[in-house]
Model confidence (mean pLDDT): 76 of 100. This is a predicted structure of a 375-nucleotide RNA (Bacterial RNase P class A) from Rhizomicrobium sp. The sequence is in RNAcentral, with records from ENA. Rfam family: Bacterial RNase P class A. Its family is annotated with ribonuclease P activity, tRNA processing and dimeric ribonuclease P complex in the Gene Ontology. By type it is a ribozyme. From the family's description: Ribonuclease P (RNase P) is a ubiquitous endoribonuclease, found in archaea, bacteria and eukarya as well as chloroplasts and mitochondria.

RNA sequence: UCAGAUGGCCGGGUGACCGCGGGUACAGCAAUGUGUUCGAGGAAAGUCCGGGCUCCACGGAAAAACGGUGCCGGAUAACGUCCGGCGGGGGCGACCCCAGGGAUAGCGCCACAGAAAUGACACCGCCUAAGACCCUAAAGGUCCGGCAAGGUUGAAAUGGUGCGGUAAGAGCGCACCGCGUCUUUGGCAACAGAGGCGGCAAGGCAAGCCCCACCGGGAGCAAGACCAAAUAGGGACGGCACGUUGGUUUUUUCGGCCAGCCGUCCGGGUCGGUCGCGUGAGGUGUGGGGUAACUCACAUCCCAGAGGAAUGGUCACCUCCUCCGAAGCUUCGGCGAAGGAGGAACAGAACCCGGCUUACAGGCCAUCUGACACC
Numbered sequence: 001u002c003a004g005a006u007g008g009c010c011g012g013g014u015g016a017c018c019g020c021g022g023g024u025a026c027a028g029c030a031a032u033g034u035g036u037u038c039g040a041g042g043a044a045a046g047u048c049c050g051g052g053c054u055c056c057a058c059g060g061a062a063a064a065a066c067g068g069u070g071c072c073g074g075a076u077a078a079c080g081u082c083c084g085g086c087g088g089g090g091g092c093g094a095c096c097c098c099a100g101g102g103a104u105a106g107c108g109c110c111a112c113a114g115a116a117a118u119g120a121c122a123c124c125g126c127c128u129a130a131g132a133c134c135c136u137a138a139a140g141g142u143c144c145g146g147c148a149a150g151g152u153u154g155a156a157a158u159g160g161u162g163c164g165g166u167a168a169g170a171g172c173g174c175a176c177c178g179c180g181u182c183u184u185u186g187g188c189a190a191c192a193g194a195g196g197c198g199g200c201a202a203g204g205c206a207a208g209c210c211c212c213a214c215c216g217g218g219a220g221c222a223a224g225a226c227c228a229a230a231u232a233g234g235g236a237c238g239g240c241a242c243g244u245u246g247g248u249u250u251u252u253u254c255g256g257c258c259a260g261c262c263g264u265c266c267g268g269g270u271c272g273g274u275c276g277c278g279u280g281a282g283g284u285g286u287g288g289g290g291u292a293a294c295u296c297a298c299a300u301c302c303c304a305g306a307g308g309a310a311u312g313g314u315c316a317c318c319u320c321c322u323c324c325g326a327a328g329c330u331u332c333g334g335c336g337a338a339g340g341a342g343g344a345a346c347a348g349a350a351c352c353c354g355g356c357u358u359a360c361a362g363g364c365c366a367u368c369u370g371a372c373a374c375c
Base pairs, nucleotide, nucleotide: 001371002370003369004368005367006366007365008364009363010362012318013317014316015315016314017313018312020039021038022037023036024035025034026033027032041346045357046356048355049354050353051352052351053220054219055218056217066216067215068214069213070212071085072084073083074082075081086100087098088097089096090095101211102210106209107208108205109204110203123151124150125147126146127145131143132142133141134140159177160176161175162174163173164172178200179198180197181196182195183194184193185192186191224275225274226273227272234266235265236264237263238262239261240260245259246258247257248256249255282301283300284299285298286297287296288295289294319344320343321342322341323340324339328335329334
């Protein structure tokens, strides 16, 4: 210098003027005004996971069912998150990726192709030693057979390589590797190392059912609590009216019961209002513990709020990006101080918090890796 890896941070600045929302002080009967102070994010987003909080349900516990999680250890209020390891895979490397329990509990599935897809198999192929036959015999041929090395299909074909062995072959034998199992060493563990034994018996799929271990009651701030009109219902009491009429008692007669108006009081709901509602698993700094996630102590700060929703606009200068670009440079493709034009990423809190995921113009910092050049 170029190409990368990982982690973190910023994501326009300053000034003037005009506005918007909350708190607070003062003025005002009030409406409101004036001053002062605060006023979006790293994701406020998707609403995917975990919690706080609230109400409902429920004797306790367990089981069943349903849903979720799934290597080991730790962190945490909790988690499907995070940290550190282990195992597997990728990269020259820094480093990255993994739904990573169980396939000798059982069931199921393995398309197409292929001889054969799990009760593994024999299409091509290899062999003719043993046995039978043709042949005098040999050679050769036929039968009876042997084999799974090689070929072919497939995502996958039942250990791999080599030597021996054989008629041809084959864990048939042996060495190494792999696998299984036992012992032992290290580690909290996942797991790793070493040694012995076993010729190998054991294909894949659990984001198929299932088995094992662990976790889980439901709904959500439109949760929920409180205050409380007008009007119309309801109830109690009192006053007036008191049976013509209407309703009801299945019909008729008799009889019974109910009803209207005014006033006072009570009670429920609705409109509306208040709380919930921001001092919190809080931020910053220093120190201690820990590899780290994180945690402890001390100091310090108060930092939006809300209700269909304020957090903005204009101008000037600066910053950044894109394009143009007289001068200048040029390998004639372009580069380009000055200057000009255009533009300013994704996106907007609504009960709160911890995560995950997704979106994001441009820029900065730290550590590390590889290559080249120079000293």
It is recorded under the gene name rnpB.
The source organism's lineage runs through Bacteria, Alphaproteobacteria, Micropepsales, Micropepsaceae and Rhizomicrobium.